Predicted 3D model of a 351-nucleotide part of an RNA (small-subunit ribosomal RNA, central domain) from an uncultured beta proteobacterium. The full RNA is in RNAcentral, with records from ENA, Greengenes and SILVA.

[in-house]
Context: one part of a larger RNA
RNA sequence: CUGGGCGUAAAGCGUGCGCAGGCGGCGACAUAAGACAGAUGUGAAAUCCCCCGGGCUCAACCUGGGAACGGCGUUUGUGACUGUGUGGCUAGAGUGUAGCAGAGGGGGGUGGAAUUCCACGUGUAGCAGUGAAAUGCGUAAAGAUGUGGAGGAACACCGAUGGCGAAGGCAGCCCCCUGGGUUAACACUGACGCUCAUGCUCGAAAGCGUGGGGAGCAAACAGGAUUAGAUACCCUGGUAGUCCACGCCCUAAACGAUGCCAACUAGGUGUUGGGGGAGGAGACUUCCUUAGUACCGUAGCUAACGCGUGAAGUUGGCCGCCUGGGGAGUACGGUCGCAAGAUUAAAACUC
Numbered sequence: 001c002u003g004g005g006c007g008u009a010a011a012g013c014g015u016g017c018g019c020a021g022g023c024g025g026c027g028a029c030a031u032a033a034g035a036c037a038g039a040u041g042u043g044a045a046a047u048c049c050c051c052c053g054g055g056c057u058c059a060a061c062c063u064g065g066g067a068a069c070g071g072c073g074u075u076u077g078u079g080a081c082u083g084u085g086u087g088g089c090u091a092g093a094g095u096g097u098a099g100c101a102g103a104g105g106g107g108g109g110u111g112g113a114a115u116u117c118c119a120c121g122u123g124u125a126g127c128a129g130u131g132a133a134a135u136g137c138g139u140a141a142a143g144a145u146g147u148g149g150a151g152g153a154a155c156a157c158c159g160a161u162g163g164c165g166a167a168g169g170c171a172g173c174c175c176c177c178u179g180g181g182u183u184a185a186c187a188c189u190g191a192c193g194c195u196c197a198u199g200c201u202c203g204a205a206a207g208c209g210u211g212g213g214g215a216g217c218a219a220a221c222a223g224g225a226u227u228a229g230a231u232a233c234c235c236u237g238g239u240a241g242u243c244c245a246c247g248c249c250c251u252a253a254a255c256g257a258u259g260c261c262a263a264c265u266a267g268g269u270g271u272u273g274g275g276g277g278a279g280g281a282g283a284c285u286u287c288c289u290u291a292g293u294a295c296c297g298u299a300g301c302u303a304a305c306g307c308g309u310g311a312a313g314u315u316g317g318c319c320g321c322c323u324g325g326g327g328a329g330u331a332c333g334g335u336c337g338c339a340a341g342a343u344u345a346a347a348a349c350u351c
Stems, first nucleotide, its partner, number of pairs: 003323004007305002012319001014202001016200002021195003025089002028086004033082002035078008050066006092192001093189005098183003104178007111155001116150007126137002163170002207248006216242002221237004259318006267296013300307002324351003333344004
């Protein structure tokens, strides 16, 4: 390379958007680039392969003939399929009208509980902490309790196997701006689609820069314990940080360890959001349908575990990735970054 694979064995880019590229619905007509069929030219000889002969006693070897030379043209024809052009269609895709649900995003405002701190009152000897202690706090009045105030951060119950988002993620309440989804019926556009190398966007936490903020928590650090030691686990403190604005970083067990889109293939149970029918005076009950989200399970698949209409089943389109372990996601070089580092990514050697 051919091939075989990618939930857990190596392997799905963290996520989306999207140019080029690849692939692409149903009729009609035209064309003849691809395609197919016929004819014909060429494809030197030798060699290789195959067939039929000849000569060295055979063979190797030499030699005659044929076939072949996967190919490239020329020409005639066909019009199913692909392409191209023209002109249509509505089942894919999209738009409008009317609803619906939602912690989807950005900004502003506001509320109560709790912790801490401050002031004052009451009050007196302890408090805190642990396996037990000690460090620590407290007669300069702590802890407890009452009132008032300050400030920051997070939003108990509701709350869910629940909802929303492309992913990361998103939760008190109210207002403003804004994205997406879904349902029902009709109308409209008429293939406008799918995927996507390079590229671009977003991207938890930690970290970085500048300026704020700082209640609680808490790397580092200090002290007390434990211990043979204890640079830990436990305790008392405590700074970066955690919070905000702006700008970077771009990683993760970024996980469903499962790329996206479409079609097809038994059912059952729960739940969330729509729509419809039947019954009932109503509360409500029941059936159907659609979009999610869970569990069980048929066929089938799987090495097994398990998956099973939301597939890991049966297929098609496109992209990414894998190819024994270590060395190594390292070195060197490139790109990016303020840095930390990220990304791309070997080899020697060794088993």